[in-house]
Notes
A computed fold for a 111-nucleotide RNA from Oceanobacter kriegii DSM 6294, annotated as Guanidine-I riboswitch aptamer. Its Rfam family is "Guanidine-I riboswitch aptamer". Rfam's curators write: This family represents a conserved RNA structure found upstream of the ykkC and yxkD genes in Bacillus subtilis and related genes in other bacteria. Its mean pLDDT, the model's own confidence on a scale to 100, is 78.
RNA sequence: GAAAUAGAUGGCUAGGGUUCCGGCUUCGACACACUGAAGCGACUGGUCCGAGAGCGAUCGACCUCAGACGCUUAGCGUCAGGUUACACGGCGGGACAAAAGCCCGGGAGGC
Numbered sequence: 001g002a003a004a005u006a007g008a009u010g011g012c013u014a015g016g017g018u019u020c021c022g023g024c025u026u027c028g029a030c031a032c033a034c035u036g037a038a039g040c041g042a043c044u045g046g047u048c049c050g051a052g053a054g055c056g057a058u059c060g061a062c063c064u065c066a067g068a069c070g071c072u073u074a075g076c077g078u079c080a081g082g083u084u085a086c087a088c089g090g091c092g093g094g095a096c097a098a099a100a101g102c103c104c105g106g107g108a109g110g111c
Base pairs, nucleotide, nucleotide: 007059008058009057011055012054015049016048020046021045022043023040024039025038026037027036060084061083062082063081064080067079068078069077070076071075086106088109092104093103094102
């Protein structure tokens, strides 16, 4: 200096805004029934988006001192068990309707 690995995928939450639903306001229609338009997310909410540094699960990868079973037996395979570390972090920009702990990004920077 280069390459590889510390992984992948769902679920949930912190959080997020406002396309849809609901709610509220104004107006219209009606006064039986049916039903419309605009606005509001400093509207609790439902749908929706959603974590590298949050939770949990499945799979994968690695190991087996001591273990169980089997086999072609100083080894191999299955089961079982263990590991999957650490992690301070802007501004700004991007997408979807829009925003965000999403993506740029384990970036810039810092220690």